[in-house]
RNA sequence: AAACGGCAAACCCAUCGUGAGGUGGGGACGCAAAGCCACGGGACUCGCAUCGAGUCAGCCGGGUUGCCGAA
Numbered sequence: 001a002a003a004c005g006g007c008a009a010a011c012c013c014a015u016c017g018u019g020a021g022g023u024g025g026g027g028a029c030g031c032a033a034a035g036c037c038a039c040g041g042g043a044c045u046c047g048c049a050u051c052g053a054g055u056c057a058g059c060c061g062g063g064u065u066g067c068c069g070a071a
Stems, first nucleotide, its partner, number of pairs: 006031002011026006029058001035064003039061003042056006
């Protein structure tokens, strides 16, 4: 490069949550790990706010597993 495919942003509907946000359906901005993990940094939420609890893996790093193959 190619091939079978995969995931699915924003937004809309429903639903759960105080909330960040999660889940299901629709929908595609994009993604070679946009598979998984809250370990480090970061952003965000809640609280009794020197601190504690939580959310984000499609913010970055790291760990780990995986498809194809001109390699």
Predicted 3D model of a 71-nucleotide RNA (c-di-GMP-I riboswitch aptamer) from a soil metagenome. It matches the Rfam family "c-di-GMP-I riboswitch aptamer". Rfam links the family to the GO term cyclic-di-GMP binding.